[in-house]
RNA sequence: GCCCUUGUAGUUCAACGGAUAGAAUAGGGGAUUCCGGAUCCUCUGAUGUGGGUUCGAUUCCCGCCAGGGGCA
Numbered sequence: 001g002c003c004c005u006u007g008u009a010g011u012u013c014a015a016c017g018g019a020u021a022g023a024a025u026a027g028g029g030g031a032u033u034c035c036g037g038a039u040c041c042u043c044u045g046a047u048g049u050g051g052g053u054u055c056g057a058u059u060c061c062c063g064c065c066a067g068g069g070g071c072a
Stems, first nucleotide, its partner, number of pairs: 001071007010025004018055001027043005048064005
């Protein structure tokens, strides 16, 4: 330098182009307990960035950024 691939809550993962982006775990609050742990209820929190296509984009296209792999 070229090609492929990945990027979503603090973390690990979901989401045929169409529902209020969902779950686990972590965190806050509560119940329970003599106190903790475990368990149960509840709350908070995310689409790498800039454009394009579309009635509608996490999803498709392009550039950039970052990680991984391959070739040279």

The RNA shown here (transfer RNA) has 72 nucleotides and comes from Candidatus Levybacteria bacterium RIFCSPHIGHO2_02_FULL_40_18. The sequence was found in a public genome assembly. The source organism's lineage runs through Bacteria, Bacteria candidate phyla and Candidatus Levyibacteriota. Rfam family: tRNA. It is annotated as a transfer RNA. Rfam links the family to the GO term triplet codon-amino acid adaptor activity.